[in-house]
RNA sequence: AGUGUGGCUCAGGGGUAGAGCAGCUGAUUCGUAAUCAGCAGGUCAAGGGUUCAAAUCCCUUCACU
Numbered sequence: 001a002g003u004g005u006g007g008c009u010c011a012g013g014g015g016u017a018g019a020g021c022a023g024c025u026g027a028u029u030c031g032u033a034a035u036c037a038g039c040a041g042g043u044c045a046a047g048g049g050u051u052c053a054a055a056u057c058c059c060u061u062c063a064c065u
Base pairs, nucleotide, nucleotide: 001065002064003063004062007021008020009019010018015052023039024038025037026036027035045061046060047059048058049057
């Protein structure tokens, strides 16, 4: 100096947290895989500050590079 956000890989850079893969259920199939439809899963590393409102801005700490 950079990074830290679902199990994994990553978006989102003040106004409802999302995607892909993975998982579960259903459809399809003789069955499996693939495909399609749906569902679930996050106190956004921790603490504090600013703000009507913070994952987002500021400070400190922690972990990794």